[in-house]
Context: one part of a larger RNA
Molecule: small-subunit ribosomal RNA, central domain
Organism: uncultured bacterium
């Protein structure tokens, strides 16, 4: 490479947007580019296949066909693909009137709690553990009342509930502001769907500048376990956790399952709508739309499981895999302040 594959055996880019490409609903009319037929020409020798022929036979020679799957012209076919020009409404956009939300941004603002200061009350122990010390405390601790500061995080409600692309979002109020979800069937008319390079975003940790600094807590110190203990326990603690502006660009970034479309049994929870029936009301029953979860069938898997939210049929478009180990390393390039990151080998070896 053919092929065959990516939930767990290697292998789905972290996610979006999009630019080349590719790929594309129903219909008519057209042109004949692909495409298919039919002739005509060409299609070096040699080789291969066949007809004759020459060497006493073969082998091997000599000849005429034929093959040569191509290409050029030329003659028509026009389903399907394409090009061109209508023309529809299922796809995709938009309008209107609903509708739920921890989507995102700033700004206010509350309460309990842990700490710490400052008084009162009280007067010896507190803390802490398997069980102790180290710590802390008569200079008055721990406990309790009042006051006060300061910072982070928002119990209950809370939910296989919600919303976001994806990372991720949770007291409360307010400005701003993004994107869903239904019903209408009203406008417009294939605008669509992937998406190479490339844009943006992107937990934690870590970095720059300057703030903040309660809690907790890598390093670190001490106690303490051990043979030993650079650990697990325990007492302290800085960095960092916190905020502003700029980087870093990685994660078991996991549903370890990539996007869109369509098709294919059921039951049962639930979110947010929408119709109908019944109902004073609460409700409670049916259809149904988009989410979210649980059982199952048919079929699929090596199994395990998946199973209308496919891992099931099926198109399309991207990414990626090809023995383990060397190694996500060297070595170059791009990024980055750095830390690294991205691309990504080999020789050896089993």
């Nucleotide at each position: 490479u053919u092929g065959g594959g990516c939930g767990u055996a290697a292998a789905g880019g972290g996610c979006u947007c999009g630019u080349a490409g590719g790929u594309g609903g129903u219909u008519g009319a057209u042109c004949g580019c692909g495409u298919c037929g039919g002739a005509a020409g060409u299609g070096u020798a040699a080789u291969c296949u066949u007809g004759g022929g020459g060497c006493u036979u073969a082998a091997c020679c000599c000849u005429g066909a034929g093959c040569g799957u191509g290409c050029u012209u030329u003659c028509g076919a026009u389903a399907c693909g394409g090009g061109u020009u209508g023309a529809c409404u299922u796809g995709a956009g938009g309008a209107a009137g609903g509708u739920a939300g921890g989507g995102g941004a700033g700004a206010a603002u509350g309460g309990a709690a842990u700490u710490c200061c400052u008084g009162g009350u009280g007067g010896a122990g507190c803390g802490g553990u398997g069980g102790a010390a180290u710590g802390c405390g008569c200079a008055g601790a721990u406990a309790u009342c009042a006051g006060g500061a300061g910072g982070a995080a928002c119990a209950c409600c809370a939910g296989u509930g919600g919303c976001g692309a994806a990372g991720g979002c949770g007291g409360u109020u307010c400005u701003c502001u993004g994107g869903g979800c239904c019903u209408u069937u009203c406008c417009c008319g294939a605008c669509g769907c992937u998406g190479a390079u490339g844009u943006g975003c992107g937990a934690a940790a870590g970095c720059g500048u300057g703030g903040g600094g309660a809690u907790c807590a890598a390093a670190c110190a001490g106690g303490a376990u051990u043979a030993g203990a650079u650990a697990c326990c325990c007492u302290g603690g800085u960095a960092g956790u916190c905020c502003a502006c700029g980087c870093c660009g990685u994660a078991a970034a996991c549903g370890a399952u990539g996007a869109g479309u369509g098709c294919u049994a059921a039951g049962u929870g639930u979110u947010a709508g929408g119709g109908g029936g019944u109902u004073u009301c609460c409700g409670c029953c049916c259809c149904u739309u988009a989410g979210u979860g649980c059982u199952g069938c048919a079929g699929c898997u090596a199994a395990c499981g998946c199973a209308u939210u496919a891992a099931g049929c099926a198109c399309u478009c991207c990414g990626c895999c090809u023995g383990g180990g060397g190694a996500g390393u060297a070595c170059g390039a791009c990024c980055g302040c750095a830390a690294g990151g991205u691309u990504g080998a080999a020789a050896c070896u089993c």